SAM riboswitch aptamer (S box leader) from a Bacteroidota bacterium, 103 nucleotides, folded computationally.
The source organism's lineage runs through Bacteria, Pseudomonadati and Bacteroidota.
The sequence was found by an Rfam model in a public genome assembly.
The coordinates come from a structure-prediction model, not an experiment, and the mean pLDDT is 84.

RNA sequence: GGCUUAUCAAGAAAGACGGAGGGAAAGGCCCUUUGAUGUCUUAGCAACCAAGCCCCCAAGGCUACUGGUGCUAAUUCCUGCCCCGCAAGGGGGAAGAUAAGUU
Numbered sequence: 001g002g003c004u005u006a007u008c009a010a011g012a013a014a015g016a017c018g019g020a021g022g023g024a025a026a027g028g029c030c031c032u033u034u035g036a037u038g039u040c041u042u043a044g045c046a047a048c049c050a051a052g053c054c055c056c057c058a059a060g061g062c063u064a065c066u067g068g069u070g071c072u073a074a075u076u077c078c079u080g081c082c083c084c085g086c087a088a089g090g091g092g093g094a095a096g097a098u099a100a101g102u103u
Base pairs, nucleotide, nucleotide: 001103002102003101004100005099006098007097008096013042014041015040016039017038021031022030023029026079027078028077043072044071045070048068049067050066051063052062053061054060076095081092082091083090084089
């Protein structure tokens, strides 16, 4: 990298470095020199896997000092395709992200 499955309306920021773009892509709309994006440190959120507990087991639930990840602007920021609808709007999908398994 490919494939499968699950989830994606909730939650969680300070400091240092650095100095111009960033939010995947297109359109929109936002963030950003009142210093963004990013890197590091510390802190936190969460509970996918591991771990501990309830449970005969499983299913399910609970815990979060710990291990593996992940995450800490905006619903995955919104939309693009299909369906319903006069519209507003709603449902599904695609794509993407993350986890676990597999190749």
The model forms 97% of the base pairs in the Rfam consensus.